[in-house]
């Protein structure tokens, strides 16, 4: 320098004018100390890396909190981190890449069941289509062809996958039928590791297909609803009819269901009537930044500093000027600067561009979207000293 890989950061800056929201102050008005209202004036502050999707997890709030069973659902290598998680970190195993590094929806397929498209003769304790071999029969050009009956999983062919691989013995031809080595599986022992697992030795039958995001099995986990949660204040109204029930107990709760337990005098439907306001919850929190210490790391601990939106038909915007950035076109293409060098940086003018998106109780994640820009670690190739 080119190509790549991993991680972090930014999301234009300054100013003028107009506009919007919360809060504070002023002014005006109302009123009952103290408040309320305002279309007026001034000041402070006013979205994000994803505020998004609402896919997980928690805080918080309300309901429930005798017990048992069933069903549904979730998680799934190991050890840690965390408030918790389906998240993160480190490691193991498998796969990809020359490499940095990346990917894994990673328990169990000798408990059982199901499925395995197309092709193919045959897709699970399989399979004779071609081929090979034997016997018999027929034909003739006399070592071939055809037919029938057998043997054969060695060879061909199909497929993602065809019941270990190579060599030999053996045989009519063959076959773990037998033997040697190798691969793989199961079991046992030894060594290392907290563990997943790894390495070595021995024995065994000669070999056992895949799929669990198919049912299923195993281990662990799970009460329900959600800020329209929930609490308070103010205010309005009108009942009528029908059905069921008051211990022969309607209905409700244990928030999927059943048993069981508890409460229990009202409950349900239809018609009709009323309201559609305000306050709190509400933002200071598992909070942010910096330094030090512990840890490989996720993270934890200590100290210091900071306060940064709270709307409720829902504010955070528009426009102009200058500067910076990116792209395209045109003109210059000669120098200057840095470096031992390979090499890098620097001009003028015109036009265009600036994304994705947007708080609504709050956090931790994941996933997805995004014009562009900056910084750092590492890898491969090439060049220079």
């Nucleotide at each position: 320098u080119g190509a790549g890989u991993c991680g972090g950061c930014c999301a234009g800056g300054c100013g003028g004018c107009c506009g919007c929201g919360u809060c504070g102050g002023g002014c005006a008005c109302c009123c009952u100390c103290g408040g309320g209202u305002g279309a007026c004036c001034c000041g402070c502050c006013g979205a994000g890396g994803a505020a998004c999707g609402u896919c997980c997890g928690g805080g918080c709030u309300c309901c429930a909190c005798a017990g048992g069973g069933c069903a549904c659902g979730g998680u799934g290598g190991u050890g840690g981190c965390u408030a918790a998680c389906a998240g993160c970190c480190a490691c193991c195993c498998g796969g990809g890449g020359u490499g940095a590094c990346c990917c894994g929806c990673g328990g169990g397929a000798c408990a059982g069941u199901g499925c395995c498209a197309c092709a193919g003769a045959g897709a699970g304790c399989a399979g004779a289509c071609c081929g090979c071999c034997c016997a018999c029969c027929g034909c003739c050009c006399c070592g071939g062809c055809g037919g029938u009956g057998g043997g054969u999983g060695a060879g061909g062919g199909u497929g993602a996958a065809a019941c270990g691989g190579u060599g030999g013995u053996g045989u009519a031809a063959g076959a773990g039928a037998c033997c040697a080595c190798c691969a793989g599986c199961a079991c046992g022992c030894c060594a290392g590791g907290u563990g997943a697992c790894u390495g070595g030795c021995g024995u065994g039958g000669c070999u056992c297909g895949g799929u669990a995001a198919a049912c299923c099995c195993c281990a662990c986990c799970u009460g329900g609803a959600g800020c329209a949660a929930g609490a308070c204040c103010a205010g309005a109204c009108a009942g009528u009819g029908c059905g069921c029930g008051u211990c022969c107990g309607a209905g409700g709760g244990c928030u999927g269901c059943c048993c069981g337990c508890c409460c229990g005098a009202g409950c349900g439907c239809a018609c009709g009537g009323g309201u559609a306001g305000g306050u709190c919850g509400c933002u200071g929190g598992a909070g942010g930044c910096g330094u030090g210490c512990g840890g490989c790391g996720a993270c934890g601990c200590a100290c210091g500093c900071c306060c940064g939106a709270g709307a409720u038909g829902g504010a955070u915007g528009g426009u102009c000027g200058c500067c910076a950035c990116c792209c395209u076109c045109g003109c210059a293409g000669g120098g200057c600067c840095g470096g031992u060098g390979a090499c890098g940086g620097c001009g003028c003018g015109a036009g265009g561009g600036g994304a994705c998106a947007g708080a609504a109780c709050c956090c931790g994640g994941c996933g997805u979207a995004c014009c562009g820009g900056c910084c750092g670690g590492c890898u491969c190739a090439u060049c220079c000293a």

The prediction has a mean pLDDT of 77. A computed fold for a 385-nucleotide RNA from Serinicoccus sediminis, annotated as Bacterial RNase P class A. Its Rfam family is "Bacterial RNase P class A". By type it is a ribozyme. About the family: Ribonuclease P (RNase P) is a ubiquitous endoribonuclease, found in archaea, bacteria and eukarya as well as chloroplasts and mitochondria. The organism belongs to Serinicoccus, within Bacteria.